Predicted 3D model of a 353-nucleotide part of an RNA (small-subunit ribosomal RNA, central domain) from a Burkholderiales bacterium. NCBI's taxonomy places the organism under Bacteria, Pseudomonadati, Pseudomonadota, Betaproteobacteria, Burkholderiales. Its Rfam family is "Bacterial small subunit ribosomal RNA".

Context: one part of a larger RNA
RNA sequence: CUGGGCGUAAAGCGUACGCAGGCGGCUGUGCAAGACAGAUGUGAAAUCCCCGGGCCCAACCUGGGAACUGCAUUUGUGACUGCAUGGCUAGAGUCCGUAAGAGGGGGGUGGAAUUCCACGUGUAGCAGUGAAAUGCGUAGAGAUGUGGAGGAACACCGAUGGCGAAGGCAGCCCCCUGGGAUGAGACUGACGCUCAUGUACGAAAGCGUGGGGAGCAAACAGGAUUAGAUACCCUGGUAGUCCACGCCCUAAACGAUGUCGACUAGUUGUCGGGUCUUGUAUCUACAGACUUGGUAACGCAGCUAACGCGUGAAGUCGACCGCCUGGGGAGUACGGUCGCAAGAUUAAAACUC
Repeated sequence: CUGGGCGUAAAGCGUACGCAGGCGGCUGUGCAAGACAGAUGUGAAAUCCCCGGGCCCAACCUGGGAACUGCAUUUGUGACUGCAUGGCUAGAGUCCGUAAGAGGGGGGUGGAAUUCCACGUGUAGCAGUGAAAUGCGUAGAGAUGUGGAGGAACACCGAUGGCGAAGGCAGCCCCCUGGGAUGAGACUGACGCUCAUGUACGAAAGCGUGGGGAGCAAACAGGAUUAGAUACCCUGGUAGUCCACGCCCUAAACGAUGUCGACUAGUUGUCGGGUCUUGUAUCUACAGACUUGGUAACGCAGCUAACGCGUGAAGUCGACCGCCUGGGGAGUACGGUCGCAAGAUUAAAACUC
């Protein structure tokens, strides 16, 4: 390279947007670049292949033919791709109505609890453990009552629930704002899909500057345990955790399953929207049926090495991208790029089994 693959064996980029590129709905006309057909020229000889001939045969030599799958010119064809120009509405989008939501940003505010401070009551213990001790307490702790300070997180509702591209998002109220769903029409008329490079976002930890610091708690100290105990347990405790701004860019960033589209039995639950039905009910909800978009549990065909997946596919196909190619060495070295650093990213080889 031709292949074969990527849920768990190696392999889906953490996620999205998107230029180039690749691919692209129905229909009319034109062109003839691709494509197809014919003709002509050329495609040296040798070699290869076929039919003969010559050395006793063969290898070898030799005559003829075919082939040389190519290139150029030319004449046609007009289905398909392309290009040009019209039309269409099933893809995509816009307008309008409706309802849902921890979607994002900013501001305000509430109660419970922990801790601390002050004062009152009150007296000898408290705390902790497997058992203890370190620790706190007669300078009055713990308990209890009142008042105050401050920070962080939001019990119940709460859910196989909802929203978001992913990371993720939860007290309540206000302001600003994104996306999706659904319903009936109207409009635009292929405006689409994917996407190397690129750009943006990206948990936690970590870094810089300035704040903040209640609880928790790496490091650290002490007490235990133990043969030892740089641990597990206990008492303390600093970074950090919180906020603002700026970096870092990694995760079992997981559904270990790329995105988009089409097709292929059903059953049960649940969330959002719509229509209908009769009954309750009486203007809004309950129940049922249908439909549409999510989210779960099972399951036919089919697939799979099995486990399992199964209309939300790992089934049957198409378009485009990413990635894999025995284990170790190694996601390492060197070099490049990025970063304040930590490091990230790209990424080998020798050697070895």